[in-house]
RNA sequence: UAAUUGAGAGUUUGAUCCUGGCUCAGGAUGAAUGCUGGCGGCGUGUCUAAGGCAUGCAAGUCGAGCGGAUUCGUUUUGGUAGCAAUACCGAGACGAGUCAGCGGCAAACGGGUGCGUAACACAUUGGUAACCUGCCUUCCAGUCGGGCACAACUUCGCGAAAGCGUAGCUAAUACCACGAUGGAGAUGAGGGGACGCAAGUCAUUCUCAUUUAAAGCGCAAAACGCGCUGGAAGAGGGGCCUAUGGCCUAUCAGCUAGUUGGUGAGGUAAUGGCUCACCAAGGCUAUGACGGGUAGGGGGUGUGAGAGCAUGACCCCCCUCACUGGGACUGAGACACUGCCCAGACACCUACGGGUGGCUGCAGUCGAGAAUAUUCCUCAAUGGCCGAAAGGCUGAAGGAGCGACGCCGCGUGCGGGAUGAAGGCCUUCGGGUCGUAAACCGCUUUUGCCGAGGACGAAAUCAUGACGGUACUCGGAGAAUAAGAGGUUGCUAACUCUGUGCCAGCAGCAGCGGUAAUACAGAGACCUCAAGCAUUAUCCGGAUUUAUUGGGCGUAAAGGGUCCGUAGGUGGCAUUGCGCGUCAUUGGUUAAAUCUUCGGGCUCAACCCGGGAACUGCCAGUGAUACGGCAAAGCUAGAGGGUGGGAGAGGUGAGCGGAAUUGCCGGUGUAGUAGUAAAAUGCGUUAAUAUCGGCAAGAACACCAAAAGCGAAGGCAGCUCACUGGAACACUUCUGACACUCAGGGACGAAAGCGUGGGGAGCGAAAGGGAUUAGAUACCCCUGUAGUCCACGCCCUAAACGAUGGAUGCUAGGUAUCGGGAGUAUCGACCCUCCCGGUGUCGGUUAAAAUAGUUAACACAUUAAGCAUCCCGCCUGGGGAGUACGGUCGCAAGACUAAAACUCAAAGGAAUAGACGGGGACCCGCACAAGCGGAGGAGCAUGUGGUUUAAUUCGAUGGUAAGCGAGGAACCUUACCUGGGUUUGACAUGUAGCUGCAAGCCGCUGGAAACAGUGGCCGCUUUCGAAGGUGCUACACAGGUGCUGCAUGGUUGCCGUCAGCUCGUGUCGUGAGAUGUACCGUUAAGUCGGGUAACGAGCGCAACCCCCAUUCCGUGUUAAAUAUUCACGGGAGACCGCCUCGGAUAACGGGGAGGAAGGUGGGGACGACGUCAAAUCAGCAUGGCUCUUACAUCCAGGGCCACACACGUGCUACAAUGGCCGGUUCAAAGGGUUGCCAAGCCGCAAGGCGGAGCUAAUCCCACCAAACCCGGCCCCAGUUCGGAUUGGGGGCUGCAAUUCGCCCCCAUGAAGCCGGAUUCGCUAGUAACUGUGAAUCAGCCUCGUCACAGUGAAUACGUUCUCGGGUCUUGUACUCACCGCCCGUCAAGUCAAGAGAGUCGGAAAUACCCGAAGGCCCCGUUGAGGGGACGAAGGUAGAGCCGAUGAUAGGGACUAAGUCGUAACAAGGCAUCCGUAGCGGAAGCUGUGGAUGGAUCACCUCCUUU
Repeated sequence: UAAUUGAGAGUUUGAUCCUGGCUCAGGAUGAAUGCUGGCGGCGUGUCUAAGGCAUGCAAGUCGAGCGGAUUCGUUUUGGUAGCAAUACCGAGACGAGUCAGCGGCAAACGGGUGCGUAACACAUUGGUAACCUGCCUUCCAGUCGGGCACAACUUCGCGAAAGCGUAGCUAAUACCACGAUGGAGAUGAGGGGACGCAAGUCAUUCUCAUUUAAAGCGCAAAACGCGCUGGAAGAGGGGCCUAUGGCCUAUCAGCUAGUUGGUGAGGUAAUGGCUCACCAAGGCUAUGACGGGUAGGGGGUGUGAGAGCAUGACCCCCCUCACUGGGACUGAGACACUGCCCAGACACCUACGGGUGGCUGCAGUCGAGAAUAUUCCUCAAUGGCCGAAAGGCUGAAGGAGCGACGCCGCGUGCGGGAUGAAGGCCUUCGGGUCGUAAACCGCUUUUGCCGAGGACGAAAUCAUGACGGUACUCGGAGAAUAAGAGGUUGCUAACUCUGUGCCAGCAGCAGCGGUAAUACAGAGACCUCAAGCAUUAUCCGGAUUUAUUGGGCGUAAAGGGUCCGUAGGUGGCAUUGCGCGUCAUUGGUUAAAUCUUCGGGCUCAACCCGGGAACUGCCAGUGAUACGGCAAAGCUAGAGGGUGGGAGAGGUGAGCGGAAUUGCCGGUGUAGUAGUAAAAUGCGUUAAUAUCGGCAAGAACACCAAAAGCGAAGGCAGCUCACUGGAACACUUCUGACACUCAGGGACGAAAGCGUGGGGAGCGAAAGGGAUUAGAUACCCCUGUAGUCCACGCCCUAAACGAUGGAUGCUAGGUAUCGGGAGUAUCGACCCUCCCGGUGUCGGUUAAAAUAGUUAACACAUUAAGCAUCCCGCCUGGGGAGUACGGUCGCAAGACUAAAACUCAAAGGAAUAGACGGGGACCCGCACAAGCGGAGGAGCAUGUGGUUUAAUUCGAUGGUAAGCGAGGAACCUUACCUGGGUUUGACAUGUAGCUGCAAGCCGCUGGAAACAGUGGCCGCUUUCGAAGGUGCUACACAGGUGCUGCAUGGUUGCCGUCAGCUCGUGUCGUGAGAUGUACCGUUAAGUCGGGUAACGAGCGCAACCCCCAUUCCGUGUUAAAUAUUCACGGGAGACCGCCUCGGAUAACGGGGAGGAAGGUGGGGACGACGUCAAAUCAGCAUGGCUCUUACAUCCAGGGCCACACACGUGCUACAAUGGCCGGUUCAAAGGGUUGCCAAGCCGCAAGGCGGAGCUAAUCCCACCAAACCCGGCCCCAGUUCGGAUUGGGGGCUGCAAUUCGCCCCCAUGAAGCCGGAUUCGCUAGUAACUGUGAAUCAGCCUCGUCACAGUGAAUACGUUCUCGGGUCUUGUACUCACCGCCCGUCAAGUCAAGAGAGUCGGAAAUACCCGAAGGCCCCGUUGAGGGGACGAAGGUAGAGCCGAUGAUAGGGACUAAGUCGUAACAAGGCAUCCGUAGCGGAAGCUGUGGAUGGAUCACCUCCUUU
């Protein structure tokens, strides 16, 4: 000398990227609060009421300026008394003090405060030739004579006091307009000099005239010292002036009469409107005047990488104020903190007459406040004032005290110590952890305590220390005296248990808490910091979130509706000059402190000291001249003018035209017409509609017509004419930077609307009527007024949009089209090529074409949203709000400008995956349709709800609960109720003890039983220790169908046997994600083929497994028996294999042959990723919670079977395709020893007796299954249908049939005559009808369920619609995913702000009145006194501003579950939105113009190819 330098995170979403706000981590403080607190050092301490103050102190000093009073001492002397010593009285001198006064100096410093002040107040830089300066320093010269007073003191008087007055005496370093001397100064006159053209200006010098000084004191004295006077300089201090710099507000835009300037005068130390008279009419302002708000300024301080931002405690500098306001005096200096006068408020004293006071000095007190200290010590040091000095004074200062208020340092011990003690906590019960931590052993003594010594600070020989017996040193005892706070979900380091149960609570943000909370509370453990730790408040940072460094504006907030243009900003090529900016260098300044660096001193550090650097600024000198600027003179590429021929819905005015519509007139003609999804209102027999002819009126201009043209935008369209603006092209003729942009300003500005006057055909807000609807202030219909049209005048807003400001330059093209021109060619044109200007467009298959770049993405891409420059406008979270208030404009409607309180943690953009759509396309399913049969009506059965009950145990609840768990509730089951018992228990394991004994069997008493009591029979094994078993007691424990299916396992249902769901690698995308898996065909299928930035793979599909259908082989219990059938086992067979057609030749499809079977042959098992917190804690298992003489367990009885009702599932029916009687044919699959039960007999029957057979292809259930078929009767009826209900009599099971079983017989004979809205099943051996078997089971409520066979159909055009599903696409404000989201009124509560008849207050100003002190002016003997103008406070008046308050009315925000509707998001069910107008409970509706930020379909156009 250089260098030291920049971190992010959470939160919008299902997820993503972006925009954007909110929040956090850091540092800081004159802090406060909570918990805690050992020591020391250095700092620091009323930020609030510039509120009020008791008490003490904070400015005095000088006797060497002066007179006096007084005390003491020494001494001299006088008088009196006395002989004297001596005493008393008095005077003088000297010394040491004290007191008030005259006089001098100080008191203007030091100390405090921040009220005021937005200003030359401050800072920086200059100026003062426009000035002053006591004390101090240096130098020069002087200090000679006079004079008059006034205090003190004495006298008298007034007053309560404070104090005052009168008369008299006196000194000085007091005073003097008295005299002398004098340099210098001042004034006047003259001469010379410098500058200047001159007028004149300036300094200096010379001469003359006038005028102005002083004080003494000390010392015995000289000398000397201290003073005094005049002058010159210095130092230090101050006054004034200039430039520059530093707050907010334009919802403050105009301000100003001493105002701006001049002349003269006054005034000041001095300039100046500083003041006054007169004259002139100026001065300031968008570069922000004036007004309002706030505020002392700076050095610095905090933070930051910096730029900045915030701040101005302590220390230093400046300013300001001193109870409030005004004023001057004295003085070198003040308009004076502890001086004076006046006024006011307040307080105190008072004898009521009158007085006194000013802590924003140090302490202290009250008050206020979240909050801030001792009425301490000393002048020892440093400084200040006075003094010759000694010294005095000094709340300045030096110190001590209080406060962890801050910074810094130290300590609360160190080493060893495992059985990892006890204890706490956790635990999977094994253990883990607190933890070497403790105990215990050894050591040390910082700090604190005790004892002893003991400073520096004193400079300066002596003396002198408040701090202070302090710091420090030595010794002593003893681990002794000393640890907390916050946190532990993420951000953010640190985790478990218990309690609680959306409660209590937490929270900085996100967010935790609704029974397993690492988020609340407690405990343990852990983390961080530590004599502190947290919280709150505030500032900076992070925040590039105001963006100079360093942001943006198509869609996120943001381009002005458009153009013209002023100020301003910016500006082409080349030359010369200047040197303003700019750059370089030198000098000065930028106070010190601070910061920084090096070094040093307190043991270190904080702190302090010394040296350097720095303080990025300003001024001055010198130099450079590229760039910017200025001046001069040029250029032509920018810009403008000229000439020429063309294009165009550019504008204004006038005229003309046809079609259509409506009206009127006439003709023809007759009953409807019009309108709608359907209707009705309406019109019409007084002749409509229809049709023909004529007339009239107003408005708009089909085709051409196009993504076409023109215009600044709004906008402009029949034709013709007149006037007129702009642009393009060609010529390259003229000017010569004349340019670009544009705050204010001006002009134009769709529609609606307003005013006046016209006009009025159609359309059509409002209004009326008809429909629709729950309602319909709407959508639809019939009418219809303003309006729409014209003229003139306003309004000035739109999704005024390309949501894209203007200008210039640069950065591949292709193509289409409009206008102009050139070239070749041609007779001329067309065509072709090229140039300029405008308007569009460039998309996959797909060849042609958008590359680069930008972008959050979408997209933009020569018409940029790319790369750059210049200028303007605008943005800074959402809501409140484009609102309030104020202002401007407007006739009004309203427009423009434009906040805040409060509230939220988001609001938003683009894109992604889903879901959804009253969006689209394609496909499938008994989904609809086509059919068949049912349900819904009746009776009964059964399940459920509800009700009832002591209990009617519990669960299941749309689809996916309800003949479900339950495949079988009389007791049991059983879980429920009532009552009675038991308590280690009905059941398991273990330990200990006891005692006896196995157990078991049979009895008796009480009892409903359980149980209790009691008797008898039998009496255990054994190695003799005991063990096993059993009983009792005790302890661990058992037990719970108690709770939580939202803590779980397992299992299950539904979507759905739907065809989907994913992965690896690669690729694309910032990313979420996409691709693969889209597409074309095809399939039952993501099945297969083709194709493809994808290639492969997995779970699903299919196949493999089982049953059935055909056949073969083998085996053969049963059957009398061969074969067959049959049964079992194993093979074959079917694969689009063959033919044909279609198709891309493929996949595959249609048809055919063969075959038992044909295109997965029929059926089953099998159920992807997932969804529904779906179901089940009562099947089982299980965490947690809970009960423990009971929620456990045993027993009896009851209940689960109740019955006004409602629903589901079934059965039986309503009958003749039937019922009854008689006859008669044909199955399959099962079951059976606690069983099936034959024959035979009894009974009408259920059943009984009986006992053969059968552990089953053997016997039995079980005979011939029933429907069917044959014959007969019934004859359409509540019946010979139907069988409910009830009575009687029986049978069976069982301990038991009453509640509450089944069956039989006789009798009884209900409803019901085919079922409303609606709804269910089924596509073939299916539906329908018919019977059979089995499980459960003692029996059975079985009409259920699961199987089995018998008989055996109809229909499917087709995919518009309903439901469900799949794929693609589209929109979305949905993602708890449309059962979504969401808007407004009304009702309730809370809050803030605005309006408001008014009321109250504040500050500032204006006009007038009154007018203190005071200086000034005038009069006055320059005395007293008088007068005048000015002048604070006060009063009156009317305006404006700010604030407080206010009945009431209106809107706004917020608040789990209020009311009414449904506006928006999908085509949101009438596309939405913008402007405007009318209307309506409300969202809103309608008219008119506009936008696409509208879905869908079709068409047109464009691009490419053919």
Molecule: small-subunit ribosomal RNA
Organism: Patescibacteria group bacterium